The RNA shown here (small-subunit ribosomal RNA) has 1420 nucleotides and comes from an uncultured bacterium.
Its mean pLDDT, the model's own confidence on a scale to 100, is 85.
Its Rfam family is "Bacterial small subunit ribosomal RNA".
RNA sequence: AGAGUUUGAUCCUGGCUCAGAACGAACGCUGGCGGCGUGGAUUAGGCAUGCAAGUCGAACGAGAAAGUCAUUUCGGUGGCGAGUACAGUGGCGAAAGGGCGAGUAAUGCGUGGACAAUCUACCCUCAAGACGGGGAUAAUCAUCCGAAAGGAUGACUAAUACCGGAUGUGGCGCUUAGAUCGCAUGUUCAUAGCGCUAAAGGUGGGGACCUUCGGGCCUACCGCUUGGGGAGGAGUUCACGUUCUAUCAGCUAGUUGGUGGGGUAAUGGCCUACCAAGGCAGCGACGGAUAGGCGGCCUGAGAGGGUGGUCGCCCGCACUGGGACUGAGACACUGCCCAGACUCCUACGGGAGGCUGCAGUCGAGAAUCAUUCUCAAUGAGCGAAAGCUUGAAGGUGCGACGCCGCGUGGGGGAUGAAGGCCUUAUAGGUUGUAAACCCUAGUCUCGAGUGAAGAAGUUCAUCUGCGAUAACAUCAAGGGUGAUUGACGUUAGCUCGAAAGAAGCACCGGCUAACUACGUGCCAGCAGCCGCGGUAAUACGUAGGGUGCAAGCGUUGUUCGAAAUCACUGGGCAUAAAGCGCAUGUAGGCGGCUCGAUAAGUCGAGUGUGAAAGCCCCCUGGCUCAACCAGGGAAUGGCAUUCGAAACUAUCGAUCUCGAGGGUGGUAGAGGAGAGUGGAACUCGUAGUGGAGCGGUGAAAUGCGUAGAUAUUACGAGGAACACCGGUGGCGAAAGCGACUCUCUGGACCAUACCUGACGCUGAGAUGCGAAAGCCAGGGGAGCAAACGGGAUUAGAUACCCCGGUAGUCCUGGCCCUAAACGAUGGGUACUAGGUAGAGGCGGCACCGACGUCGUCCCUGCCGGAGCCAAUGUUUUAAGUACCCCGCCUGAGGAGUACGGUCGCAAGAUUGAAACUCAAAGGAAUUGACGGGGGCUCGCACAAGCGGUGGAGUAUGUGGUUUAAUUCGAAGCAACGCGAAGAACCUUACCCGGGUUUGACAUACACGGAUUAGUCUUCUGAAAGGGAGAUGACACCCUUUAGGGUGGAACGUGAACAGGUGUUGCAUGGCUGUCGUCAGCUCGUGUCGUGAGAUGUUGGGUUAAGUCCCGUAACGAGCGAAACCCCUGUUGUUAGUUGCUAACGCGUCAUGGCGAGGACUCUAGCAAGACUGCCGGUGUUAAACCGGAGGAAGGUGGGGAUGACGUCAAGUCAUCAUGGCCCUUACACCCGGGGCGACACACGUACUACAAUGGUAAGUACAACGGGUAGCGAAGCCGUGAGGCGGAGCCAAUCCCCCAAAGCUUACCCCAGUUCGGAUUGAAGGCUGAAACUCGCCUUCAUGAAGCCGGAAUCGCUAGUAAUCGCGGGUCAGCCAUACCGCGGUGAAUGUGUUCCCGAGCCUUGCACACACCGCCCGA
Repeated sequence: AGAGUUUGAUCCUGGCUCAGAACGAACGCUGGCGGCGUGGAUUAGGCAUGCAAGUCGAACGAGAAAGUCAUUUCGGUGGCGAGUACAGUGGCGAAAGGGCGAGUAAUGCGUGGACAAUCUACCCUCAAGACGGGGAUAAUCAUCCGAAAGGAUGACUAAUACCGGAUGUGGCGCUUAGAUCGCAUGUUCAUAGCGCUAAAGGUGGGGACCUUCGGGCCUACCGCUUGGGGAGGAGUUCACGUUCUAUCAGCUAGUUGGUGGGGUAAUGGCCUACCAAGGCAGCGACGGAUAGGCGGCCUGAGAGGGUGGUCGCCCGCACUGGGACUGAGACACUGCCCAGACUCCUACGGGAGGCUGCAGUCGAGAAUCAUUCUCAAUGAGCGAAAGCUUGAAGGUGCGACGCCGCGUGGGGGAUGAAGGCCUUAUAGGUUGUAAACCCUAGUCUCGAGUGAAGAAGUUCAUCUGCGAUAACAUCAAGGGUGAUUGACGUUAGCUCGAAAGAAGCACCGGCUAACUACGUGCCAGCAGCCGCGGUAAUACGUAGGGUGCAAGCGUUGUUCGAAAUCACUGGGCAUAAAGCGCAUGUAGGCGGCUCGAUAAGUCGAGUGUGAAAGCCCCCUGGCUCAACCAGGGAAUGGCAUUCGAAACUAUCGAUCUCGAGGGUGGUAGAGGAGAGUGGAACUCGUAGUGGAGCGGUGAAAUGCGUAGAUAUUACGAGGAACACCGGUGGCGAAAGCGACUCUCUGGACCAUACCUGACGCUGAGAUGCGAAAGCCAGGGGAGCAAACGGGAUUAGAUACCCCGGUAGUCCUGGCCCUAAACGAUGGGUACUAGGUAGAGGCGGCACCGACGUCGUCCCUGCCGGAGCCAAUGUUUUAAGUACCCCGCCUGAGGAGUACGGUCGCAAGAUUGAAACUCAAAGGAAUUGACGGGGGCUCGCACAAGCGGUGGAGUAUGUGGUUUAAUUCGAAGCAACGCGAAGAACCUUACCCGGGUUUGACAUACACGGAUUAGUCUUCUGAAAGGGAGAUGACACCCUUUAGGGUGGAACGUGAACAGGUGUUGCAUGGCUGUCGUCAGCUCGUGUCGUGAGAUGUUGGGUUAAGUCCCGUAACGAGCGAAACCCCUGUUGUUAGUUGCUAACGCGUCAUGGCGAGGACUCUAGCAAGACUGCCGGUGUUAAACCGGAGGAAGGUGGGGAUGACGUCAAGUCAUCAUGGCCCUUACACCCGGGGCGACACACGUACUACAAUGGUAAGUACAACGGGUAGCGAAGCCGUGAGGCGGAGCCAAUCCCCCAAAGCUUACCCCAGUUCGGAUUGAAGGCUGAAACUCGCCUUCAUGAAGCCGGAAUCGCUAGUAAUCGCGGGUCAGCCAUACCGCGGUGAAUGUGUUCCCGAGCCUUGCACACACCGCCCGA
C1' cells in the first nucleotide's frame, strides 16, 4: 500500500466481499512448563450455611463458672482461677473500607471560575480556661406476661452519662460613630455601652504539709471547655461541553418575577400569603427512545469512529416505595419507623429476614473460579499502650481467558535402507539427513540435599539522654546493644543424580504462501466474495506431499480500518443517485472605496490549571531476558487570567461613487387585463336547381340518400379558432402569449451622467403564480372528441382503420397544484482566444442620403482554440477559473409504497419508512451480431425461358414398425443411389447353435519332458474342433553305421501379455463437409484515443476481385484474388511406328494389303501466339470502360486443379492413429445356419413411361474416352436367344472388347389404355459360383397392371450450356448399376433488368442482444 466481483472487451459511477489490528469472549480439535495479569458482560432474579465493625477496665458500677489447692462437723467454707469471661452505662468508630450500574440526558459528569451566601469530628498551631453543686438511670435483684421475639411493675447504684449556678480571655446579638477596600448587596479593622453564652476527669510518680489512709496537694502525660488560624473534607452556584428522534412544534399556574414571612450550615419559589403576567422554544422548548459520566481503552497516517470491563476520580443505588431520628457528617448496604411483594418460624395470638460484601447455591444462559490460608507485610477503627478487629489487603487454588518467556534437543551420518505416495515402470522421483547408527548436551519435568529476600518496627532488658519540674523521684523526644515477629513455604535460587516424559491445528482454484493420485459423478458435499461438483475435479471425500502458525490452531460474534462508501482534513448533482415548476420575500449567511476610534474575533509573551495511573521518551534501575514493576523526563492542541500588537474580520463615527436605485429623452415587442369589431372555413335551418348515388377504406362494410342526399345557388343562424405575413424572429419569472381597434397596465433596452449614497446578493420557514386533465355552481355548445354503440381486421382484437357519439374542450366564479413543469444544467458577481448569423438601440466616416463601412451596449443562435469531463460533449448564454447563498444525493428492488401528520369536495397532493430479496443495478464509449433501418453492389437469387420433381409403376436410400437378429454410423441447407468403386457363403461388425482359452496374430522369460515340426491314414462331427495311429525333417558335436547329446523352431505348464468394429468425435491427431473461389483476413512501424480500440482496410472512380488508379496520418508487408500448373482451341518446327496415303509403282472383286513416301490427317515433344499491344471515343492528362482493326482466339478465350483468418464442441474412436475408462474360459477367437433383402405405412433420389417431334420393321452413315494374360477373346460352326464349341491374334496407335445410338431412307400404325406403356405372373432355358430356397443376372414364349403429363409446393440450367442420344470404365466369380466416374454425337430458348423472395460483400444507423433475434424480455 491494496485486491476480487457488473462487460465479448473498455473507461467510469457504485455497492458487496477479502487481506490488518483488537476482545472480560464463546465453540471445535489439541495440550509440556513457568512468570505477570485477568475471570457472572445474561435475571439490579431468588438465596441454605459461615464469615465481612468493632474497640476502650488508663470514663463507670457490677461481676461469675469449670477446674485446682487447703480445710471440713461432709452441709460447706476459704485461696487460686479473677476483678478474668459474658453482659450493661459511657466514649469513639460504625457516613470509611468493600459491592453494583438499576435509575439518571441533568439535582449528573468534564474543564475553568465564584461563595462579600457556607459548615467541618478526629489532626496541627495560637490565646484563654476548667470554680462550686444537684437529681436520676441501666446493669443487678424480686414479682409477673408471652410459644417465641420480647416486655411490664417495684427496689438499689456509678460515671468523662444528665441538669442548674459562677467566671467571660473571647464569641454572638442590639445600639454608637469613624477609617479602609471592593464589581453590587457589601467586606475588613478600630471605639464605647447593654444583653446572652463553657468545662470532666483519668493514669503514673512524689520530698515537705494535711488526711477518714481512699486521698487532698505537687508534678508528668492523656482527656475536657471557649475562641482565632491551618490542613484535609463537604455544601451551594455560574459559563462552556455532553446520544438519537420533527412521522414529538408548541410547552408552562409555583409556572416567571416582586414584597412580607418561614426554613437551612448557607443563597434561592426551597416553602407560604399577596401582587404583577410573565418565562422557555427552529441556536430545537415540550414529548419519546437509549444511556451512569470522566481519566482512559481499541482502531486509525491523522482528523475521526467505536467503547467506558480490570485500575483511578466523581455520581447514583442497597428487596420495592416513602419518611424522618441520631450525629461533625446519613435521610445511613450488614441503624430505626410505615406501606408493599416474597421467604421462613409459630402454640395461629404473633414474630423474623434482606449476599448489587467474601466464598458458596439454584435458576436462566454460548458463557465466567475456592463455602481456601493469614493478619507476617501495607492500610483502617478503637486504645496511653500491649493489643484486639479487619472476606480491606497479602497469599495460595481453579480456567491456554490474555500477554510474555522456555522446552520437546544439538553435531555427524547415503546402500540416499525399509515402508508410503507418484510415474513415461528391467527403472526413476519424493518423503529425505529424515530414520537407523556414533558422539554430545542434559534447559523444563522427576528424585534427593542445601537454601536467601520480603522484617521495618513494637515491646522487654540494659546503657545513654535534649527537656519538664522545687526535685538526683518520675516521665520523656532521640540513640546504642541483646532478645522477640513469615500466611505464602515441601518458596525463589544453588548442587547432585537418573531417565528421554513433552506437537498440534488450519490451509493448498483466484484473492492468498502451498499439487498430485484415487474415490465420487449437479450425487454426496464445499463456499468469505467470485464460484466449484453433470466420468480425466489442484475447489467435494481420503491419501501422499507441501504452505502457514505453533502450546496452540481454527470457527463464530463484535469494533475500528481498508471505506475519499456522510468527504472538517477529504465527495458530488447535463446523461451514472442528486437543482425545489417559477418568482417575491422574513430570519439567517455573505457583502464596494477612504479615514479615525475600540480591541470581541485574530496574533505574540507570561502566569495558573490541565490529579495519579496509562500512552510516549531515557547510553535509568529491579526481577537471568521479556511481559511486569520502579525512578526521572517530556507532553497534555483545552480552560482561565495578565500584559502587549492593530494588518484583516467585527463594532462605532465620518466620507466617496464604480454596485444598486431614481430623473430626463427615446425604442422594439403574440407581455397582461377589459370592452368592442372583422373575414374565411364549418355545421345547421329555409328556399331554388338537380335526380342516384354519396361517403369511406389497403379492400370493404356499418352510415346517409327517391320522405330527394352528395353536388350547386341564395338568404339566415350559431359557436369556436384566427390561414398567408411567420422567421432556431419577438415578449414574459416560469406556466405561457399570434385577426383588428380602443382603454388601463407590468417589465426590458438605448442615450444622457442630473439626484440618493452600499440602500446590495442569496434566501430555511412563509406568500403568490403555476400547461393539460380533473372537481363544484351557472351559462354555452359549430367543429373535434375519452366513455359508449355499430362496421371491419384478427386465432381473439375490450386496439390500430371506418361510421356515429356523451362528458369535456369555450365563458363567468371557486377549487385542484401536478408534468420528459427539460437546457433533464438553482440564483448572483468577476475574469478567461476567436469566427459567423439574426433581433433592438446609439455613435463616427462621405455635403445630405437609400445602401455601405467602422465602433459600441443589450438580446437570440451556430462553429470552435485553451481549459474541463468517465466519455459523449461543453466552451464569454460554460459543464472553464474563483467567491457568496439556497436546494438536493449516498447500491438495486421493495417504493414514492405502508403508517402517522398537513392540505383537498373528491380525485389525490405533500412529507415519507421498515421487514425481506439480490451482487449487482447503472452511465458513456468499443468491436461484433441482428433489424418487417438506409445507401451502394453481386450470385440461375428473382424475373424471362427450356426441361424436370411432387401424381403412376419399378429401382435405391431413409424413417417407422416388425423381428432371435433385422449390425453400426450419417440428421435442415451441409443425413437420406451417403460410408458401400459390388451383403447368396466370405465380407459381417448382428442373431441362434456348436466349439477354443497364452489364444486367429506379435514379443520376451522360466521350467518340463518328449519326439514333437512337416507329411499320410483313420474315427466322430454340419463344420470348427476333438480323438487314435504311422512316418519323420534342420544345425552342431561325439561315435564304426546304428545310435546318443545339445540347440533353433515347435509342444505342454506358468507368468508377462495378446485380442476387443466395447465406450467417450464433448479428451484428441489426421482427414473431410459447409459458409465459399465469397473477397476478404491480418501484421510491423507510425499516428490518434485514459482505454477497449481506431487509422491503414474509410472516401472518389474502376474491376470478376482489398483488381487497379486518384485522394489521404499513414507508410509498407503477409495470407487470400490474379499469375505460375494441367486439358482444350491456332500455327510452326522436330520425329515418322503399330498411325497416315498426295505423288510413283505392284497387287486384289474390294481394303495403305505391299514397295515406297513425310506432303496431309494424326501422334507427342519443343516453340510461337493475346499484352488492352494498336486506332478512335469517354474518363481526372489516371485506372479503366465503349467501339474498331488485325487475328484461330480479345479483354480472365473455354474447362480443371488450387479453398485465406475463421465459423458450425459440424462429421468420423467402424479407414487409420491415439489418452482415459471397461471385458479377459469373454465384450476375445473359430465354425454351421440365419439376418443386414422383413412390410400396414411415410419421405428423399433416380429409371421407364403416359405416346405420332412417337412406336414397330427393314435398309443405311458418322465418334470419343477407355479396358484386356487367373484377361480381352477374332474367324468358323451350333442354338430363336441368352449362350455353347472353338481357339487365330494380343502384355496392345499392331490383336480383341467394338455393331455406337439418336440421325437419314422406305413402309406400316391413325389417337385407342392402342402395334403406347411395360409392371406383375406362369412356363422353359442360359451363365457365374462348393452352393442361386430365403437372396443373383440374362434369354425365349406367354401374361400385359398402374399410367392419357400430374394439387399445394418445389429443383436444375446462361452455350457447345440445357435438353436429348448412345459408348466406356472402376468395384467385380457373378450381380440386384436405372447408381457412380468419364466420353463423345445431335444441339436450343431466354435475360442485358434488380421492385420483390433467398444468400452474400462494403459503408452507415439503432440496440436493454454478446450462447449474439432460434437473442433478450413482460404479464398471467